[in-house]
Context: one part of a larger RNA
Molecule: small-subunit ribosomal RNA, central domain
Organism: uncultured organism
RNA sequence: CUGGGCUUAAAGCGCAUGUAGGCGGUUUGUCAAGUCAGAGGUGAAAGCCUGGAGCUUAACUUCAGAAUUGCCUUUGAAACUGAUAAACUAGAGUUAGGUAGAGAGUAGCGGAAUUCUCGGUGUAGGGGUGAAAUCCGUAGAUAUCGAGAGGAACACCAGUUGCGAAAGCGGCUACUUGGACCUUUUCUGACGCUGAGAUGCGAAAGCGUGGGUAGCAAACAGGAUUAGAUACCCUGGUAGUCCACGCCGUAAACGAUGAGUGCUAGAUGUUGGGAAGUUUCUUUUCAGUGUCACAGCAAAAGCGUUAAGCACUCCGCCUGGGGACUACGGCCGCAAGGUUAAAACUU
Numbered sequence: 001c002u003g004g005g006c007u008u009a010a011a012g013c014g015c016a017u018g019u020a021g022g023c024g025g026u027u028u029g030u031c032a033a034g035u036c037a038g039a040g041g042u043g044a045a046a047g048c049c050u051g052g053a054g055c056u057u058a059a060c061u062u063c064a065g066a067a068u069u070g071c072c073u074u075u076g077a078a079a080c081u082g083a084u085a086a087a088c089u090a091g092a093g094u095u096a097g098g099u100a101g102a103g104a105g106u107a108g109c110g111g112a113a114u115u116c117u118c119g120g121u122g123u124a125g126g127g128g129u130g131a132a133a134u135c136c137g138u139a140g141a142u143a144u145c146g147a148g149a150g151g152a153a154c155a156c157c158a159g160u161u162g163c164g165a166a167a168g169c170g171g172c173u174a175c176u177u178g179g180a181c182c183u184u185u186u187c188u189g190a191c192g193c194u195g196a197g198a199u200g201c202g203a204a205a206g207c208g209u210g211g212g213u214a215g216c217a218a219a220c221a222g223g224a225u226u227a228g229a230u231a232c233c234c235u236g237g238u239a240g241u242c243c244a245c246g247c248c249g250u251a252a253a254c255g256a257u258g259a260g261u262g263c264u265a266g267a268u269g270u271u272g273g274g275a276a277g278u279u280u281c282u283u284u285u286c287a288g289u290g291u292c293a294c295a296g297c298a299a300a301a302g303c304g305u306u307a308a309g310c311a312c313u314c315c316g317c318c319u320g321g322g323g324a325c326u327a328c329g330g331c332c333g334c335a336a337g338g339u340u341a342a343a344a345c346u347u
Stems, first nucleotide, its partner, number of pairs: 004318003007301002012315001014201004021194003025088007033081002035077008049065006091191001092188002096183004103177007110154001115149007125136002162169002206247006215241002220236004258314006266292012296303002320347003329340004
C1' cells in the first nucleotide's frame, strides 16, 4: 500500500463552529486537462520468457523473437470527471403568516420547610439505635403558639412530556436573546455535505482572589459494633456545596451506536403544527418522541424508516494480553494534573 473492522469481542474524538483538503443536483453549448483509440519516437546491452543452433548430453554459449505493463510527440473521439458560458428548481438559504417549549442571560418577587434568635404556655425528659452510648436539657430542653434573621432548594403540576449541539435545563414576573416546527407564502439560484489542523462550549470534583454559609457534609473528634474496625450505624463537625471573576478540560461525557443524503412492509401510544369530513369524534399529512414487528442484518443478545438493513460521501479510531489511560521528550496548567505516547521484559 492492499485488506478486515469499530452497540456488547480491540476500536466513534464529550459536543459543536469552521480553514485547507476530499466529495457534490438538473439541462444545453464549447474546450479537451483526466479518460479512450490510432500512428511515430524512446524504453542500452546482458538477464527473465518463447522458438532454433553449437560443444556426445546437460550446465554453458549463441541467433531470432517476445516482453520491457513506462515516458514523450502527434492525429482523433467527447459518454463520464474536470474547466468555461448560459439556464433551471427538487438540495440549501431567505421572506410572509402561524405554533409549542424546564433553550440561554440579567433583575425583581413568592410560599412551604430546616436552622438560629427573642417572647408566651408548660415540665422532665428529649434525641438516637438492632440495642445502646457519646450528645442536648431544671442556667427550663423536647412539645406548642407568636415575632424576627439568614441561606439554599423550588412539593403538587410532572408525563418513555418538552427544549438544547453536547454538557445540561424545572417556583413566579419583567426585559434581552438563540434555535426548532408547520403552511396552497416570496425571493436567491447549488450558495451544498464532511472536515486534518484550529477555535469555542464542556457535569462533578479540584485550584486562585473576594464574598457568603441555613441544611448537608470529605477530613477530623467522640460514642458504638468487632478478635481488631483507620469502615458500615450514631452524635458532632471543617473544607466544599452557594455567588462574582479567572483557571482546570476530565467522566460508564453512554444510545457504550460519528456527521450528512437517498431507498426498503406495517401495527400501536404520545408531543407540536396543517388539511379534510358525517365535528363530545374520525381520517389523513409533516416534524419529533416511545413500544412491538416484516424483509434484511447479526457470533448471538438483539437491531429493525429514530437501523446495527441496502448504498454513497467525508472525518475519527482499532490490529493479542500484561508492562501501560505508564516512562522519557514536547505542548498546556498556579498546582493537582491533562494531552500526545513508546521500549525492554513477560505470556